[in-house]
Model confidence (mean pLDDT): 77 of 100. Glycine riboswitch aptamer from Paenibacillus alkalitolerans, 108 nucleotides, folded computationally. The model forms 90% of the base pairs in the Rfam consensus.

RNA sequence: AUGAGGGUAUAGGGAGAGAUUGCCGUCACGAAGCAAGCUGCAGGCAACGCCGAAGGAGUAAGCCCGUCUCAGGGUGAAUCUCUCAGGCAAAAGGACCUUUACCGGACG
Repeated sequence: AUGAGGGUAUAGGGAGAGAUUGCCGUCACGAAGCAAGCUGCAGGCAACGCCGAAGGAGUAAGCCCGUCUCAGGGUGAAUCUCUCAGGCAAAAGGACCUUUACCGGACG
C1' cells in the first nucleotide's frame, strides 16, 4: 500500500397461493390463547383447497471407510424435492440482488 471470500448494520427492490366455507365474536358483561391469572382489542377456531423464497427435513456427483472389483456405512449443495413449521386482500414477513458504512486481511 491493493483490498477477494466472508461477517455486521443502513437503505432500496423482492414472487407464489381462497378477501373460500361454517361457527363464535366485534369496544368489552366478550370470542380466543396459555403462562392459569395474565394476555387479548377484531379477530379467533375448524374444514376443505392451495403456495414455497424465513426456518426445518431429504437428496446427486465427489471424497473416506469397507469388500471378493458385489453389498453396505459415513460425509456431502441448492432456488431441486417434502410441506413439519410458516403463508394464501392489505400490513407484516420474505430466499435472493443492489447501495453505503464498518470489521476483516485472501491475492499481489